[in-house]
RNA sequence: UAAAGGCAAACCUACCGAGAGGCAGGGACGCAAAGCUACAGGGCCUAAGAAGGCAGCCAGCUACCGAA
Numbered sequence: 001u002a003a004a005g006g007c008a009a010a011c012c013u014a015c016c017g018a019g020a021g022g023c024a025g026g027g028a029c030g031c032a033a034a035g036c037u038a039c040a041g042g043g044c045c046u047a048a049g050a051a052g053g054c055a056g057c058c059a060g061c062u063a064c065c066g067a068a
Stems, first nucleotide, its partner, number of pairs: 006031002011026003015022002029056001035061003041058002043054004
């Protein structure tokens, strides 16, 4: 010190949105679940409100390979 791979933070550009944020391209900080779930639950963020958003916060569910 496996193998095959996968995802993509910040930032930049374009578009959508009141906003949080989303989406596409670039880009990689990192991730063994950084896959799914926002009405299973908690938490956080936006909003005058209605309501909206975040799963890479905890959590629930599912899952590749392999010593075992």
Overview
The prediction has a mean pLDDT of 84. Predicted 3D model of a 68-nucleotide RNA (c-di-GMP-I riboswitch aptamer) from uncultured Gudongella sp. NCBI's taxonomy places the organism under Bacteria, Bacillota, Tissierellia, Tissierellales, Gudongella.